[in-house]
RNA sequence: UUCCCGAAAGGGCAAACCCGCCGCGAGGCGGGGACGCAAAGCCGUGGAUCCAGCAGCUCCUCCCGAGGGAACGCUGGACUGCCUGGUUACCGAA
Numbered sequence: 001u002u003c004c005c006g007a008a009a010g011g012g013c014a015a016a017c018c019c020g021c022c023g024c025g026a027g028g029c030g031g032g033g034a035c036g037c038a039a040a041g042c043c044g045u046g047g048a049u050c051c052a053g054c055a056g057c058u059c060c061u062c063c064c065g066a067g068g069g070a071a072c073g074c075u076g077g078a079c080u081g082c083c084u085g086g087u088u089a090c091c092g093a094a
Stems, first nucleotide, its partner, number of pairs: 012037002017032006035081001041087003046083002049078006058069004
């Protein structure tokens, strides 16, 4: 000097819930509020989960045809305080 662990100090963020707004929706933003967090800062890589649409398959209803449901598949999206990945970072006892 760099990297790793993290007591103390100074602080930081903000779950659920409530209110308002935006969105088809998942959800997001602002205010209140604190369950928690040493990256609960930032990004969104890979997965998980969730939403919307589509096709095919199967099932149900019924006069034909039409409508509806479930899982799987594809496309787009959401989230990441679900895991993983990338990146930046205050203090520094033992």
The RNA shown here (c-di-GMP-I riboswitch aptamer) has 94 nucleotides and comes from a Planctomycetota bacterium.
It was read from a public genome assembly, where an Rfam model found it.
NCBI's taxonomy places the organism under Bacteria, Pseudomonadati, Planctomycetota.